About this RNA:
Predicted 3D model of a 544-nucleotide part of an RNA (small-subunit ribosomal RNA, 5' domain) from a metagenome.
Context: one part of a larger RNA
């Protein structure tokens, strides 16, 4: 010299863009981070306001409304977001296997969807209980549940390039026997036909959305091996499911993964075994490079969710705001029994040298549903706060005296501050007041016209056309005023760029290293001057 998720000191005008709890993965008050569908279902309110009636505050109808809030059902909730405890190999990173493999959604080919059935939640009733909660009858739906061997309110469900036997000396293909489906359900329209209490309902077609079974595709994940990954030998022997085999269970699937048996093996100075440390890599700082350190804040990939244990659900979970059990802690209680879990966003106390707002918005990107309009989204876009980096700008610009004043040195002649003010002339960034509107907007949608589907000029679908609209924040431009409102740190003996007077008198103090102070200190304080940087300037930690 360079770097920094820094901290202190003293100063401190604006703006971009970055970046901010490194310590106690200790503890948490408050509010929010995960919901959504009425076009899967069955019901269904209230405030409020109109009408009409009279007994004037009551009746009786409509609006609010098929809305809200409740449940059933489906998707999603294994994403996104934090953290870095643990972990030295069950991880990461390369590269390579899987003929030992999984795959809901999405993209796409094929093909199907028939006939039934009993429940049960919200809800009524009537109980426990402070309360979380909860019991008993009574009744309903469905895209929920279930059956079609037996069963059943009448029978058989069928299917398949599924998938599991047989059969083959082995596969595979025929064959041949088994096992496994569904919701024709919802919304929109309609020539024809049936019914009609004249509203309308059914039955057929017809779009769209979805259900099932099965190929394939992407994409994603599981698993398997090779090789690389800190320190210690004052850790030298480790190991019994340990090694490996038959068989058998278990997995989505391969394996001692896991039992029963049978062999007595496997691993190690190329460091096994055990102590320490430490999430890892793309980067990152340093350095000519080799290399050293280093993993914050982006992105990839593992762990973790108060602590230890476990599993239900599903395509996934052993599941951060899910669930049972045990600890600790902290809350509520009617003492019987209950409730939580910020290592999501904000934020509070402690801690500690030290890290921010209980801010705005879904206007955009993204994501969850949903047909959709849209609803939620502390993911995410801004806003604020901190000079904590880094980069720009700006505190004026030109003239102006052989040179005011004050200060300071002086050999008393002067010298220096110093063109520096004053004055004179302009400018007009920033910042501060006023106005605008190209941008950040794509979307979304009323109409219109087109092609497709279709018995159809409905419908719906895809193009187009485009009334009407969607900005949380921010930006850019024009105008106005008027030098006004904006400079400091540190050094100054030598290494080092920069000196004098006073004061002090080995006191007081300085100091990185060499040293300085003991009466002329360029080194200690002050001033005047000078050198450096400059909205920063030293200082101290760490690293190369």
């Nucleotide at each position: 010299g360079a770097a920094c998720g820094a901290a202190c000191g003293c100063u401190g005008g604006c703006g971009g863009c970055g970046u901010g709890g490194c310590u106690a993965a200790g503890a948490c008050a408050u509010g929010c981070a995960a919901g959504u569908c009425g076009c899967a279902c069955g019901a269904g309110a209230a405030a409020u306001u109109c009408c009409g009636g009279c007994u004037u505050g009551c009746c009786g109808g409509g609006a609010g409304a098929g809305u809200a809030a409740a449940g059933u059902g489906g998707c999603g909730a294994a994403a996104g977001g934090g953290u870095g405890a643990g972990g030295a190999a069950u991880a990461c990173a390369u590269g390579g296997g899987u003929a030992a493999c999984g795959u809901a959604c999405c993209c796409u080919g094929a093909g199907c969807a028939c006939g039934g059935g009993g429940a049960u939640a919200g809800c009524u009733c009537c109980g426990a209980g402070a309360a979380a909660u909860u019991g008993g009858a009574g009744g309903u739906a469905a895209u929920a549940c279930c059956c079609g061997a037996u069963g059943a309110a009448a029978c058989c469900a069928u299917a398949g390039c599924a998938u599991c036997g047989c059969a083959u000396g082995g596969u595979g293909c025929a064959g041949u026997g088994g096992u496994c489906a569904a919701a024709g359900g919802g919304c929109g329209g309609g020539a024809u036909c049936c019914c009609u209490u004249c509203g309308g309902g059914g039955a057929c077609c017809u779009g769209u959305c979805g259900g099932c079974u099965u190929g394939g595709g992407a994409g994603c994940g599981g698993u398997c091996c090779a090789u690389g990954u800190c320190c210690u030998a004052u850790c030298a022997g480790c190991u019994u499911g340990u090694u490996g085999g038959u068989g058998a269970g278990g997995u989505a699937a391969c394996g001692g993964c896991u039992c029963a048996c049978c062999a007595a093996g496997g691993c190690a100075a190329c460091g096994a075994c055990g102590g320490g440390u430490a999430c890892c890599g793309g980067g990152a700082c340093u350095g000519a490079g080799a290399g050293g350190u280093u993993g914050g804040c982006c992105c990839g990939g593992c762990a973790c969710a108060u602590u230890g244990g476990g599993a239900c659900u599903g395509a996934g979970a052993c599941a951060c705001u899910g669930c049972c059990c045990a600890g600790a802690c902290u809350c509520c209680u009617a003492c019987g029994g209950g409730a939580g879990g910020c290592u999501g966003c904000a934020g509070u106390a402690a801690c500690g040298a030290a890290u921010a707002u209980u801010c705005c918005g879904c206007a955009a990107u993204g994501g969850g549903c949903g047909a959709a309009a849209g609803c939620c989204u502390g993911a995410c876009g801004g806003a604020g706060c901190g000079a904590c980096g880094c980069c720009g700008c700006g505190u004026g610009u030109g003239g102006g005296a052989a040179g005011a004043a004050g200060c300071u040195c002086u050999u008393c002649g002067g010298g220096g501050u110093g063109u520096a003010a004053a004055c004179c002339a302009c400018u007009g960034u920033c910042a501060g007041g006023g106005g605008u509107u190209a941008c950040c907007a794509a979307g979304u949608a009323a109409u219109g016209g087109g092609a497709g589907c279709u018995a159809a000029u409905a419908u719906c679908u895809c193009c187009u056309u485009g009334c009407a609209u969607u900005g949380a924040g921010g930006a850019g431009c024009c105008c106005c005023a008027g030098a006004g409102g904006a400079a400091g740190c540190c050094a100054c003996g030598g290494c080092u760029a920069a000196c004098u007077u006073c004061g002090u008198g080995c006191c007081a103090g300085c100091a990185g290293c060499c040293g300085c102070g003991g009466u002329a200190a360029c080194a200690c304080g002050a001033a005047g001057g000078u050198g450096g940087c400059a909205a920063g300037c030293g200082u101290u930690g760490u690293u190369c």